[in-house]
RNA sequence: GUCUCCGUAGCUCAGCUGGAUAGAGCGUCCGCCUCCUAAGCGGAAGGCCAGGCGUUCAAAUCGCCUCGGGGACG
Numbered sequence: 001g002u003c004u005c006c007g008u009a010g011c012u013c014a015g016c017u018g019g020a021u022a023g024a025g026c027g028u029c030c031g032c033c034u035c036c037u038a039a040g041c042g043g044a045a046g047g048c049c050a051g052g053c054g055u056u057c058a059a060a061u062c063g064c065c066u067c068g069g070g071g072a073c074g
Base pairs, nucleotide, nucleotide: 001073002072003071004070005069006068007067010026011025012024013023019057028044029043030042031041032040050066051065052064053063054062
């Protein structure tokens, strides 16, 4: 330099054949239970989807550019 995959909650990821309030597990906080802790049970907070532009009635999801990370080739 070229090609390719990835970037969604604190962490690990799903969702990516465009559509109606963006989800799960773990973690955190609160409560229940318990003599206490853990476990178990119930609940809550937490992300506008790396950034920008575009396409569209509508974009996490499509296109282009930029940034960051992994891989292949030279």
Description:
This is a predicted structure of a 74-nucleotide RNA (transfer RNA) from Caproiciproducens sp. NJN-50. The coordinates come from a structure-prediction model, not an experiment, and the mean pLDDT is 80. The organism belongs to Caproiciproducens, within Bacteria. Its Rfam family is "tRNA". It is annotated as a transfer RNA.